Lysine riboswitch aptamer from Clostridium isatidis, 176 nucleotides, folded computationally. It matches the Rfam family "Lysine riboswitch aptamer". Rfam links the family to the GO term lysine biosynthetic process. The family has 47 seed sequences and 3,224 matches in Rfam 15.1. From the family's description: Riboswitches are metabolite binding domains within certain messenger RNAs that serve as precision sensors for their corresponding targets. Allosteric rearrangement of mRNA structure is mediated by ligand binding, and this results in modulation of gene expression. This family includes riboswitches that sense lysine in a number of genes involved in lysine metabolism, including lysC.

RNA sequence: ACAAGGUAUAGAGGCGCGGUAAUUAAGAGUACUAUUAAUGAGGUAAGCACUGUGAUUUAAUAGGAAAGGAAUUAUCGCCGAAGCGUAUGAUUGAUGCUUUAAGAUCAUACUGCUGGUGUUAUAUAGAAUAUAUAUAACACUGCCACAAGCUAUCUUUGUGGAGAGCUAUUACUUGA
Numbered sequence: 001a002c003a004a005g006g007u008a009u010a011g012a013g014g015c016g017c018g019g020u021a022a023u024u025a026a027g028a029g030u031a032c033u034a035u036u037a038a039u040g041a042g043g044u045a046a047g048c049a050c051u052g053u054g055a056u057u058u059a060a061u062a063g064g065a066a067a068g069g070a071a072u073u074a075u076c077g078c079c080g081a082a083g084c085g086u087a088u089g090a091u092u093g094a095u096g097c098u099u100u101a102a103g104a105u106c107a108u109a110c111u112g113c114u115g116g117u118g119u120u121a122u123a124u125a126g127a128a129u130a131u132a133u134a135u136a137a138c139a140c141u142g143c144c145a146c147a148a149g150c151u152a153u154c155u156u157u158g159u160g161g162a163g164a165g166c167u168a169u170u171a172c173u174u175g176a
Stems, first nucleotide, its partner, number of pairs: 002175004008169004014079001016078009032063007042050001045099004082114003085110008115141011143161006
């Protein structure tokens, strides 16, 4: 402590964001295993192993999972919270093993995109009609600027903008 630049600290938006744990539903009577019967040479992205002492497939019977994701409760960290994209690197990754593909996870970079929430549509992922992410439209909401309006001294409407923002305090510098 008037203005500008700008350091540091603390905050705000709300079905606010994310992590962890427990419980629950679904996944699913699915994958898979065994027995019986039928079939009869393959099955894999490729190779090796395996395989007429029966590959593969089908049916019946008996047994029978899990992961990722989700909801609720509790708790922790927070307000670029967080999510996504691109690039680089590492790990993982189709069965009995190996290599590899799509994909997945983690780290770093970019001052890349998005203020936040919801609904609908499309696309991707997913077992899914759950849910997540991206894009678009519409709606609600917070902040700032500008312009009108109201004056019960309180608050409305419209336009535009973006978090590298906004509010409060404040070191320092410059000007007055």

The RNAcentral record of the sequence draws on Rfam.